[in-house]
A computed fold for a 77-nucleotide RNA from a Gammaproteobacteria bacterium, annotated as transfer RNA.
RNA sequence: CGGUGUGUAGCGCAGUCUGGUAGCGCACUUCCUUCGGGAGGAAGGGGUCGGGGGUUCGAAUCCCUCCACACCGACCA
Repeated sequence: CGGUGUGUAGCGCAGUCUGGUAGCGCACUUCCUUCGGGAGGAAGGGGUCGGGGGUUCGAAUCCCUCCACACCGACCA
């Protein structure tokens, strides 16, 4: 320098193909249970999807650009 992939809740991921109410598990909060803890049960909170722009009635999803990380290749030595 070129190519490919990844980026979504505190953590790990799905959702993208085929645009239409942002989800799952763990974790967290409260309550029940217990002498207490753990385990178990019930209820609840938390993101607007890496940044910006565009298309559209509508974008996590399509297009452009930038950023971070990983891998592959090239170049230099």
Rfam family: tRNA. Its family is annotated with triplet codon-amino acid adaptor activity in the Gene Ontology.
Lineage of the source: Bacteria > Pseudomonadati > Pseudomonadota > Gammaproteobacteria.